[in-house]
RNA sequence: GCUCGCGUAGUUUAGUCAGCAGAACACGCGGCUGUGGACCGUGAGGCCGAGGUUCGAUUCCUCGCGUGAGUA
Repeated sequence: GCUCGCGUAGUUUAGUCAGCAGAACACGCGGCUGUGGACCGUGAGGCCGAGGUUCGAUUCCUCGCGUGAGUA
């Protein structure tokens, strides 16, 4: 350089053949407890960027960025 895969919450990820963005752990608040942990309740927090298609894009297309693999 070329080919292919991946990019969603602080972390690990589900979802995606277009129609409400979820979970676990972590974190905040409250309960419980002599204190803490565990446990229970509750809350905040996210679709890599820019265009395109569409009534509607995390999802499809293009380019870019990052990352991984293959190849001479």